Overview: A computed fold for a 71-nucleotide RNA from Exiguobacterium flavidum, annotated as transfer RNA. Taxonomically the source falls in Exiguobacterium (Bacteria, Bacillati, Bacillota, Caryophanales).
[in-house]
């Protein structure tokens, strides 16, 4: 410069166009002499803009970022 891939919750990460899920983290409760485990239960999330659609986290662009290949 050219090509490809990623970008959902604090972190890891599922989601074949129709209600965004899961452990893990925090936080509350239950248990406990007091903690830890276990077991309930809460909070929290689609990178940014267009397009396409009756409807996009999802197809299609353009950007950012991050990483891989070729020179």
């Nucleotide at each position: 410069a050219g090509g490809g891939g990623c970008a959902u919750a604090g972190u890891u990460u599922a989601g074949c166009g129709g209600u965004a899920g899961a452990a893990c983290u925090a936080c509350g409760g239950u248990c406990u002499c007091c903690a830890a485990a276990a077991c309930c239960g809460u909070c929290a999330g689609c990178g940014c803009g267009g397009g396409u659609u009756c409807g996009a986290u999802u197809c299609c662009u353009g950007c950012u970022g991050c990483c891989c290949c070729u020179g």
It was read from a public genome assembly. Its mean pLDDT, the model's own confidence on a scale to 100, is 84.